[in-house]
């Protein structure tokens, strides 16, 4: 001491219903009533929600993971094995947001070409 490998940080980075139904909770939002207070608002209960948590349906995505396989490769007759994806299933999973594969730097470890 390159490259390939693994971790770790920051940046980049989609897609697809935030449908429909039930059941909960009102601590956060908003919206209604009611009292008390105040000057155009605050407080206090209570009820609903498009607020929140969990379930189930039906629809759709695919860039966590998972699974297939071609071309070659093996044998060398064939089967068999090996054989990648962001192609292809969608079992998982996801469909607001977050995050995800991939890219790019930059640390640090391994290999070790020259």
């Nucleotide at each position: 001491g390159a490259a390939u490998c693994c971790g770790c940080g920051c940046g980049g980075g989609a897609g697809a219903g935030u449908u429909c139904c039930c059941g909960g909770u009102c601590a956060c939002c908003g919206u209604c009533g009611u009292a008390c207070g105040a000057g155009u608002c605050g407080u206090a209960c209570g009820a609903c929600g498009c607020a929140c948590c969990g379930g189930g349906g039906c629809g759709c995505c695919g860039a966590a993971g998972g699974a297939g396989c071609a071309a070659g490769u093996c044998c060398c007759u064939c089967c068999c094995u090996u054989g990648a994806a962001u192609c292809u299933c969608u079992c998982a999973g996801g469909c607001c947001c977050c995050g995800u594969a991939c890219c790019g730097c930059g640390c640090g470890g391994g290999c070790g070409a020259g």
This is a predicted structure of a 114-nucleotide RNA (Glycine riboswitch aptamer) from Streptomyces sp. MZ04. Rfam family: Glycine riboswitch aptamer. From the family's description: This family represents the bacterial glycine riboswitch. Glycine riboswitches usually consist of two metabolite-binding aptamers domains with similar structures in tandem. The aptamers cooperatively bind glycine to regulate the expression of downstream genes. In Bacillus subtilis, this riboswitch is found upstream of the gcvT operon which controls glycine degradation. The RNAcentral record of the sequence draws on Rfam. The source organism's lineage runs through Bacteria, Bacillati, Kitasatosporales, Streptomycetaceae and Streptomyces. The coordinates come from a structure-prediction model, not an experiment, and the mean pLDDT is 76.